[in-house]
Context: one part of a larger RNA
RNA sequence: UAUGCUUGUCUCAAAGAUUAAGCCAUGCAUGUCUCAGUAUAAGUCUUUACACGUCGAAACUGCGAAUGGCUCAUUAAAACAGUUAUAGUUUAUUUGAUGGUCACUUGUUAUUUGGAUAACUGUGGUAAUUCUAGAGCUAAUACAUGCACAAAAACGCGACUUCUGGGAAGCGUUGUAUUUAUUAGAUACAGAACCAAUCCCUUCGGGGUCUUUGGAUGAUUCAUAAUAAAUGAACGGAGCGCAAGACUCGUGUCGGCGCUAUGUCAUUCAAGUUUCUGACCUAUCAGCUUUCGACGGUAGAGUAUUGGCCUACCGUGGCAUUGACGGGUAACGGAGAAUUAGGGUUCGAUUCCGGAGAGGGAGCCCGAGAAACGGCUACCACAUCUAAGGAAGGCAGCAGGCGCGCAAAUUACCCAAUCCUGACACAGGGAGGUAGUGACAAGAAAUAACAAAGCAAGCCGGUAAUCUGGUUUUGCUAUUGGAAUGAGUAGAAUUUAAAUCUCUUUACGACUAUCAAUUGGAGGGCAAGUCUGGUGCCAGCAGCCGCGGUAAUUCCAGCUCCAAUAGCGUAUAUU
Numbered sequence: 001u002a003u004g005c006u007u008g009u010c011u012c013a014a015a016g017a018u019u020a021a022g023c024c025a026u027g028c029a030u031g032u033c034u035c036a037g038u039a040u041a042a043g044u045c046u047u048u049a050c051a052c053g054u055c056g057a058a059a060c061u062g063c064g065a066a067u068g069g070c071u072c073a074u075u076a077a078a079a080c081a082g083u084u085a086u087a088g089u090u091u092a093u094u095u096g097a098u099g100g101u102c103a104c105u106u107g108u109u110a111u112u113u114g115g116a117u118a119a120c121u122g123u124g125g126u127a128a129u130u131c132u133a134g135a136g137c138u139a140a141u142a143c144a145u146g147c148a149c150a151a152a153a154a155c156g157c158g159a160c161u162u163c164u165g166g167g168a169a170g171c172g173u174u175g176u177a178u179u180u181a182u183u184a185g186a187u188a189c190a191g192a193a194c195c196a197a198u199c200c201c202u203u204c205g206g207g208g209u210c211u212u213u214g215g216a217u218g219a220u221u222c223a224u225a226a227u228a229a230a231u232g233a234a235c236g237g238a239g240c241g242c243a244a245g246a247c248u249c250g251u252g253u254c255g256g257c258g259c260u261a262u263g264u265c266a267u268u269c270a271a272g273u274u275u276c277u278g279a280c281c282u283a284u285c286a287g288c289u290u291u292c293g294a295c296g297g298u299a300g301a302g303u304a305u306u307g308g309c310c311u312a313c314c315g316u317g318g319c320a321u322u323g324a325c326g327g328g329u330a331a332c333g334g335a336g337a338a339u340u341a342g343g344g345u346u347c348g349a350u351u352c353c354g355g356a357g358a359g360g361g362a363g364c365c366c367g368a369g370a371a372a373c374g375g376c377u378a379c380c381a382c383a384u385c386u387a388a389g390g391a392a393g394g395c396a397g398c399a400g401g402c403g404c405g406c407a408a409a410u411u412a413c414c415c416a417a418u419c420c421u422g423a424c425a426c427a428g429g430g431a432g433g434u435a436g437u438g439a440c441a442a443g444a445a446a447u448a449a450c451a452a453a454g455c456a457a458g459c460c461g462g463u464a465a466u467c468u469g470g471u472u473u474u475g476c477u478a479u480u481g482g483a484a485u486g487a488g489u490a491g492a493a494u495u496u497a498a499a500u501c502u503c504u505u506u507a508c509g510a511c512u513a514u515c516a517a518u519u520g521g522a523g524g525g526c527a528a529g530u531c532u533g534g535u536g537c538c539a540g541c542a543g544c545c546g547c548g549g550u551a552a553u554u555c556c557a558g559c560u561c562c563a564a565u566a567g568c569g570u571a572u573a574u575u
Base pairs, nucleotide, nucleotide: 001571002570003569004568005567009444010443011442015437016404022402023401024400026399027398028397031063032062037060038059043055045053061423070357071356072355080278081277082276085273086272089271090270095266096265097264098263099262109238113144114143120136121135123133124132125131153174154173155172156171157170160167161166175235176234177231178230179229180228181227182226183225184224199208200207201206215222237260239259240258241257242256245254246253247252280328281327282326287319288318289317294316295315296314297313298312299311300310332354333353334352336347337346338345339344359380360379362377363376364375382393384391385390410435412434413433414432418431419429420428421427450481451480452479453477454476455475456474457473458471459470460469461468462467486515488508489507490506491505492504518564519563520562521561522560523545524544529559531558532557533556534555540547541546
């Protein structure tokens, strides 16, 4: 693990892995809105009434759908585990910082620019689909376009004036980002000499003083900064809500709290590559790789980045009895499980981590993220509807069906808990929870207890003995007796999203307490019969040894007994 017999209670609980990663009818499993993007639907509420008021289906827009769940087919230095690296990279979201310069030009909208489109209305097509055409409107945080706002400094060119170690009106450029080139990004200690300049002393021989600053790492062409060109595909808010204030002569000026959007840097969540070491059987697998990259170098293409990843050129390498290469695996890996004195041996499809896959291969779009399949496109294999023209498909999600088999549950209820997603305190979630099935396992533990009487066996006495008395010893009994209690039935509350179960409580509820315990065995191993009947080397038992041929301790039965007990037997795998 399967199966046979049996089964009262309570708790807990695995469950179509093994065989077919075989095929699937039907239903559901991914959607989402706040005060805060877009409302002239219908209707509703408020109001005397109006209104851009409230609620509001649909639709546009934004985000999610790359998580979760399932399965283990592939896969043997692959994946995985432990350990490194990223100075070789990307990262929506979260959180923290930061972003005052004209955005390019003769001309002006900056108190706010432009043109569409859906929903809607109406006319239609097809047998048919989550198919859509034509016409008519109308929005934006959709799609586009596009101004304004401080001061200074630096650099370049320089009319001009002056020949000096010159000084100058004016003009132009200068946000972040990206690309290329250049520069800075220093520094072990001490002494001497030399060159150039400054200052001081000087007996003019000389002597003395001074020359600044610079982050991080083990390490960089790092961070950072500057210069010169270039790029124009990035950013530098034409958004929304709530409060409604302050200054003020002012149809003036200033201003709060949030939401949302956005560039850069960091952070977080990750991801991609990467270092070292580690694996089952096999030599009836001994050489393998290299034309078409095999191993290395140089340069490029490509990539988020490194790299023969690819291309060009060049070299001839690389691996192997320390088992390469090939084959097998009823092989996803690990954490772990069983067993074991220790060493070991076997298992690990399965709830946690990592990987892979969605009928088989391949390719791709959107996107921060997929080589996605409850996305798309082909091909192959299956297969559905059809009016025959066409159209639609992917349960190794949850239920459920067929098939396969020794072998595995309900087409149930719910988002109340745990969490996840979304524009979100509100919605959704077969993730998940709750019931149903369920002797997979696991834990607790009923099926009677007591007394009297009788009988029996002990013990202590009396009696020579039969016999007889006592007993706070024990057992038995279709005898008698009242006590106790749940299994069960029904009600209540509780439980719960609502229920169920349990726990609690109430009323019933035991005398052959018929409210009836089983499964295997009784020669040995191995606990327990030399009792009875039947059979007669037959029928059968027996893991093994053996039993059975007319007294069977072993078969078939009865009685009695033994073992485990709500469980016990059998088969198989393993220790």

A computed fold for a 575-nucleotide part of an RNA from uncultured alveolate, annotated as small-subunit ribosomal RNA, 5' domain. The RNAcentral record of the full RNA draws on ENA and SILVA. The coordinates come from a structure-prediction model, not an experiment, and the mean pLDDT is 80. Rfam family: Eukaryotic small subunit ribosomal RNA. A reference for the family is Yusupov et al. (2001), "Crystal structure of the ribosome at 5.5 A resolution", Science.